[in-house]
This record gives sequence, C1' cells and structure tokens, in this order.
RNA sequence: GCCGCCGUGGCUUAGUCUGGUGGAGCUCCCGGCUGUUAACCGGAGGGUCACCGGUUCAAAUCCGGUCGGCGGCG
Repeated sequence: GCCGCCGUGGCUUAGUCUGGUGGAGCUCCCGGCUGUUAACCGGAGGGUCACCGGUUCAAAUCCGGUCGGCGGCG
C1' cells in the first nucleotide's frame, strides 16, 4: 500500500441481510424480604448506535469518506 471483519448504556452483547418505538444480561442507585450480609423479588437511571456527509417521509441499518481495533496479502 491492497483486501476482509468489527466499532451499539459502565461491562458483555441482540437488532443491520429485508430501513419504520434501540432491547437483553451483568454492574451501579432506590425499595421489599432477612437479626445482618449474601441470595431472591420489585422499581428507577443510564445510549450523540465510532466520526463526517449523502439518499429517504423516515437511517444503528442503505451509499461515500474518515478514525480506531483485529486478521490476511504484498
């Protein structure tokens, strides 16, 4: 230099192919239960969907570019 894959709450991830309300588990916070803790139960908060632009009534999703990570080729 070229090619491929990946980037989504604090962490791990689903959803992308086929555009239409971004969800789950864990953690954290509050409450219940318990003599207390753990476990268990209930509730709440937390996401510019890596970044920029384009297409579209509508983009995490489609298109182009950039950045970062991993791998392959030279």